[in-house]
Molecule: transfer RNA
Organism: Candidatus Nanoarchaeia archaeon
RNA sequence: GGGCUCGUAGUCUAGUGGUAAAACGCUCCGCUUGCACCGGAGGGUCGGGGGUUCGAUUCCCCCCGAGUCCA
Numbered sequence: 001g002g003g004c005u006c007g008u009a010g011u012c013u014a015g016u017g018g019u020a021a022a023a024c025g026c027u028c029c030g031c032u033u034g035c036a037c038c039g040g041a042g043g044g045u046c047g048g049g050g051g052u053u054c055g056a057u058u059c060c061c062c063c064c065g066a067g068u069c070c071a
Base pairs, nucleotide, nucleotide: 001070002069003068004067005066006065007064010024011023013021018054026042027041028040029039030038047063048062049061050060051059
């Protein structure tokens, strides 16, 4: 320098054109003399920019970053 795969919540991962989600973690409430466990509720997320589309996390292009292969 080039090919391929990937980037989604604090962490790990689903979702792949039509309201973004689970687990763990966090906050609050209940339970307890108290803590833990357990139960309930809540907050929090699509790497950046542009394009296509009525509508983009999803499709296309560029950039940034990670992994892998070739030179």